[in-house]
RNA sequence: GGGCACGUAGUUCAGCCUGGUAGAACGGGCGCAUGGCAUGCGUCAGGCCAGGGGUUCAAAUCCCCUCGUGUCCA
Numbered sequence: 001g002g003g004c005a006c007g008u009a010g011u012u013c014a015g016c017c018u019g020g021u022a023g024a025a026c027g028g029g030c031g032c033a034u035g036g037c038a039u040g041c042g043u044c045a046g047g048c049c050a051g052g053g054g055u056u057c058a059a060a061u062c063c064c065c066u067c068g069u070g071u072c073c074a
Base pairs, nucleotide, nucleotide: 001073002072003071004070005069006068007067010026011025012024013023020057028044029043030042031041032040033039050066051065052064053063054062
């Protein structure tokens, strides 16, 4: 320098192909059960979807550029 994959909640990831209310598990707060812990159940909070631009009535999703990570080639 070039190819490919990835970037979404504190963490690990789904959702993207086929545009239409942003989700799960773990973790965290609170409540209940226990003498207490572990654990179980209920509930709540937590996201400008890597950044910018474009298309569209509408973009995490489609298109372009940039940045970062991983990997392969040289």
Transfer RNA from a Candidatus Nanoarchaeia archaeon, 74 nucleotides, folded computationally. The prediction has a mean pLDDT of 84. Its Rfam family is "tRNA". The family's RNA type in Rfam is transfer RNA. The organism belongs to Candidatus Nanoarchaeia, within Archaea.